[in-house]
RNA sequence: GGGAGGUUAGCUCAGGGGUAGAGCGAAGCAUUCACACUGCUUAGGUCGUAGGUUCGAAACCUACACUUCCCA
Numbered sequence: 001g002g003g004a005g006g007u008u009a010g011c012u013c014a015g016g017g018g019u020a021g022a023g024c025g026a027a028g029c030a031u032u033c034a035c036a037c038u039g040c041u042u043a044g045g046u047c048g049u050a051g052g053u054u055c056g057a058a059a060c061c062u063a064c065a066c067u068u069c070c071c072a
Stems, first nucleotide, its partner, number of pairs: 001071007010024004018055001026042005048064005
């Protein structure tokens, strides 16, 4: 220098046009003499950044950034 993949909650990851979820983790409540387990609830996200397409973008297109791998 060329090519491919990845970037979404504290962590691991779903969601591939209709307005964001799960598990684990955190806080609270119930349960227990108490702890653990279990159940319920809550908080936590400008979906890497900036443009474009669209009535509507986490998703499609472009550029850039970071990261992993391959080639030279």
This is a predicted structure of a 72-nucleotide RNA (transfer RNA) from Janthinobacterium sp. CG23_2. Rfam family: tRNA. It is annotated as a transfer RNA. The sequence is in RNAcentral, with records from ENA. The coordinates come from a structure-prediction model, not an experiment, and the mean pLDDT is 83. The source organism's lineage runs through Bacteria, Pseudomonadati, Betaproteobacteria, Burkholderiales and Janthinobacterium.